[in-house]
Molecule: transfer RNA
Organism: Mollicutes bacterium
């Protein structure tokens, strides 16, 4: 170079044919409990959905383009 696929909290994914508020698990932070720790139990913070544009009343969802990452070809 070429063909797919992947990108959504810190890490690991989920998000149903495009619809009212983006969520889960671990992790971290408070406070119960303990002499203490660790569990557990209870509450809480943390996202411009890789980036830049289109479509569309409405985009995490669909289309470009670009960036980054996986497997395969040559």
């Nucleotide at each position: 170079g070429g063909a797919u696929c992947c990108u959504u909290a810190g890490c690991u994914c989920a998000g149903u044919u495009g619809g009212u508020u983006a969520g889960a698990g671990c992790a971290c932070c408070u406070g119960c409990c303990u002499u203490a720790c660790a569990a557990g139990c209870a509450g809480g913070g943390g996202g411009u959905c890789g980036u830049a544009g289109g479509u569309u009343c409405g985009a995490g969802u669909c289309c470009u383009a670009c960036a980054g990452g996986g497997u395969c070809c040559a």